The RNA shown here (transfer RNA) has 71 nucleotides and comes from a Candidatus Falkowbacteria bacterium. The sequence was found in a public genome assembly. NCBI's taxonomy places the organism under Bacteria, Bacteria candidate phyla, Candidatus Falkowiibacteriota. Rfam family: tRNA.
RNA sequence: CGGGUUGUAGUAUAAUGGUAGUACGCGUGCAUGGGGUGCAUGUAGCCCCGGUUCGAUUCCGGGCAACCCGA
Numbered sequence: 001c002g003g004g005u006u007g008u009a010g011u012a013u014a015a016u017g018g019u020a021g022u023a024c025g026c027g028u029g030c031a032u033g034g035g036g037u038g039c040a041u042g043u044a045g046c047c048c049c050g051g052u053u054c055g056a057u058u059c060c061g062g063g064c065a066a067c068c069c070g071a
Base pairs, nucleotide, nucleotide: 001070002069003068004067005066006065007064010024011023012022013021018054025043026042027041028040029039030038031037047063048062049061050060051059
């Protein structure tokens, strides 16, 4: 320098254009004399900018970051 893949909650990971889920974590409550543990409930997220569309996490362009391949 060229090509490709990936970017979603504190962590990990889904979501084929129409309400963003799941698990762990964390907060609260209940059960226990206390802890562990279990149950209930809550918490918090689409990398950035622009375009297409009635509507974008999703499609398109550019950028940034990580990783892989080539030179």